[in-house]
Context: one part of a larger RNA
RNA sequence: GAACGAACGCUGGCGGCAGGCCUAACACAUGCAAGUCGAGCGCGAAAGUACUUCGGUACGAGUAAAGCGGCGCACGGGUGAGUAACGCGUAGGAAUCUACCAUAUAGUACGGAAUAACCUCGGGAAACUGGGAUUAAUACCGUAUACGCCCUUAGGGGGAAAGAUUUAUCGCUAUAUGAUGAGCCUGCGUUGGAUUAGCUAGUUGGUGAGGUAAUGGCUCACCAAGGCUCCGAUCUAUAGCUGGUCUGAGAGGACGACCAGCCACACUGGGACUGAGACACGGCCCAGACUCCUACGGGAGGCAGCAGUGGGGAAUAUUGGGCAAUGGACGCAAGUCUAACCCAGCCAUGCCGCGUGAGUGAUGAAGGCCUUAGGGUUGUAAAGCUCUUUCGGUAGUGAAGAUGAUGACUGUAGCUACUAAAGAAGCCCCGGCUAACUUCGUGCCAGCAGCCGCGGUAAUACGAAGGGGGCUAGCGUUGUUC
Numbered sequence: 001g002a003a004c005g006a007a008c009g010c011u012g013g014c015g016g017c018a019g020g021c022c023u024a025a026c027a028c029a030u031g032c033a034a035g036u037c038g039a040g041c042g043c044g045a046a047a048g049u050a051c052u053u054c055g056g057u058a059c060g061a062g063u064a065a066a067g068c069g070g071c072g073c074a075c076g077g078g079u080g081a082g083u084a085a086c087g088c089g090u091a092g093g094a095a096u097c098u099a100c101c102a103u104a105u106a107g108u109a110c111g112g113a114a115u116a117a118c119c120u121c122g123g124g125a126a127a128c129u130g131g132g133a134u135u136a137a138u139a140c141c142g143u144a145u146a147c148g149c150c151c152u153u154a155g156g157g158g159g160a161a162a163g164a165u166u167u168a169u170c171g172c173u174a175u176a177u178g179a180u181g182a183g184c185c186u187g188c189g190u191u192g193g194a195u196u197a198g199c200u201a202g203u204u205g206g207u208g209a210g211g212u213a214a215u216g217g218c219u220c221a222c223c224a225a226g227g228c229u230c231c232g233a234u235c236u237a238u239a240g241c242u243g244g245u246c247u248g249a250g251a252g253g254a255c256g257a258c259c260a261g262c263c264a265c266a267c268u269g270g271g272a273c274u275g276a277g278a279c280a281c282g283g284c285c286c287a288g289a290c291u292c293c294u295a296c297g298g299g300a301g302g303c304a305g306c307a308g309u310g311g312g313g314a315a316u317a318u319u320g321g322g323c324a325a326u327g328g329a330c331g332c333a334a335g336u337c338u339a340a341c342c343c344a345g346c347c348a349u350g351c352c353g354c355g356u357g358a359g360u361g362a363u364g365a366a367g368g369c370c371u372u373a374g375g376g377u378u379g380u381a382a383a384g385c386u387c388u389u390u391c392g393g394u395a396g397u398g399a400a401g402a403u404g405a406u407g408a409c410u411g412u413a414g415c416u417a418c419u420a421a422a423g424a425a426g427c428c429c430c431g432g433c434u435a436a437c438u439u440c441g442u443g444c445c446a447g448c449a450g451c452c453g454c455g456g457u458a459a460u461a462c463g464a465a466g467g468g469g470g471c472u473a474g475c476g477u478u479g480u481u482c
Base pairs, nucleotide, nucleotide: 001482002481003480004479006478007477008476009475010474013354014353015352016351017350018349019347020346021312026310027309028308030307031306032305035071036070037069040068041067048059049058050057051056078265079264080263087190088189089188090187091186092185093184096182097181101178102177103176104175105174106173107172108171109143110142111141112140119132120131121130122129123128149158150157151156163170164169191237192236193235198228199227200226203225204224205223206222207221208220209219210218240262241261242260243259244255245254246253247252267288268287269286270285271284290301291300292299293298318344320343321342322341326340327338328337329336330335357387358386359385360384367378368377369376370375391423392419393418394417395416396415397414401409426471427470428469429468430467431452432451433450437466438465439464440463441462447454448453
């Protein structure tokens, strides 16, 4: 000098764009953050309105709610604890799977048995749960067919489907190909420590088997005795990696906030289930710690989602609006959901832009300060005179974003009129480095200080004043990096 997710002190007018728990991966009250489909299925209210012979009937309505079923919940969002690793980066590879989507071919036949909801009888404080009766399906099961699949002793064996309907279609099954996504393997690269020198028995390799979507000690049986290592194994400390960011002439050094890609994690540890996909943040089971409820028998919970609270800290925001846009889930659609997202709020946290007036004005006014007492300086500065109205304020008008329709933002941006110089300047420094000097006070005191050093009676170095220098809605200090 440059930089910052900064903090602190003093000060503070406006706007645009961005950023905002770096610390306790500490604990969390409350609300919301993942639902959707009646064009899969059984079932099915009520308020209210109208009529009424006061019994009811019609509409509400095949709507709401609960249930079975399908798809989604593996995305999106958060965090960086762990990890020195095929985790990441890069370049390759072969032994794989892939819901939804696209293309193509073939099929969609015949049957069956249950079960929830509902009803009923119970148990329990609750969470919840048991028995009985009953019913449907695109839920479940069997048969047939498939010869494209698999095994094969070449005879054969096993293996699909689902219907709905407003008649337009939407679905379902099998196979092949594609697309997308994912899993796996390898070369190279990827922090410090030798005051860590030896490490390793599924360890290294083979055969066979099991397992997986798939290769493989991935697992197992048997056999062999290997494998790694001073080109640093093992151990230990630290750390998510990258595109990039900062700095620097570059080489390099430091860093990895925001944005984007990958990875890992979801109270701690372990496990599988379902599924195309998870060993699953707002799923399940077990164990543990913690918190809460309890009728003491037993139960409930997981903000490293968005807000918000306590705590920690030098320090980091609203328990806001909206699905209008973009995107996502479901749905034929209308649409519903969406703290993703789009907006608004708070903060000079940063960057950028603008303003706090312009011209004229010498009796060089008054006052202040200095003075050799003549004057000098503050200083065209002020006053005065002549103008302007950016920003701000008030009123009116008023988009684009979105169109077939729909605007949270928002009566916002912009435009017009009015208003009056009117509402808007501070901070640090002045011994040298380093731009900027005098007076008074103090008297090695009080104090200053980045380094050198100032202060013990004439201090340009302390404190104040006048003057001056620098930057400016900021200016200084501290911290960190180059």
The part of an RNA shown here (small-subunit ribosomal RNA, 5' domain) has 482 nucleotides and comes from a metagenome. The coordinates come from a structure-prediction model, not an experiment, and the mean pLDDT is 86.